RNA sequence: UUUAACUAUCGGAAGAGACUAUAUUUAUAGCACCGAAGGAGCAACCACCCCGGAAACUCUCAGGUAUCAUGGACCGAUACGGCAUA
Numbered sequence: 001u002u003u004a005a006c007u008a009u010c011g012g013a014a015g016a017g018a019c020u021a022u023a024u025u026u027a028u029a030g031c032a033c034c035g036a037a038g039g040a041g042c043a044a045c046c047a048c049c050c051c052g053g054a055a056a057c058u059c060u061c062a063g064g065u066a067u068c069a070u071g072g073a074c075c076g077a078u079a080c081g082g083c084a085u086a
Base pairs, nucleotide, nucleotide: 001086006081007079008078009077010076011075012074017031019030020029021028022027023026032065033064034063038061039059040058041057045053046052
């Protein structure tokens, strides 16, 4: 000096009931529905002495389903934060 993963900030970011009932303007319960927080399962593949790793697929425990707000995988930018490597 460069710098992946990771962390922080900013921006973009889908899907699915303005359902019913009760109390009351925000919750609870029931049913229906969604997958892109998290979690779990299988698998192409990788690794293999042992222990295994692994999805945006699948499940729906959790979470979510008018607008607003919040959350949101993933993508982009910023930092000199970050620790290997050179």
Record summary:
This is a predicted structure of an 86-nucleotide RNA (Glycine riboswitch aptamer) from an uncultured Pelagibacteraceae bacterium. Its Rfam family is "Glycine riboswitch aptamer". About the family: This family represents the bacterial glycine riboswitch. It was read from a public genome assembly, where an Rfam model found it.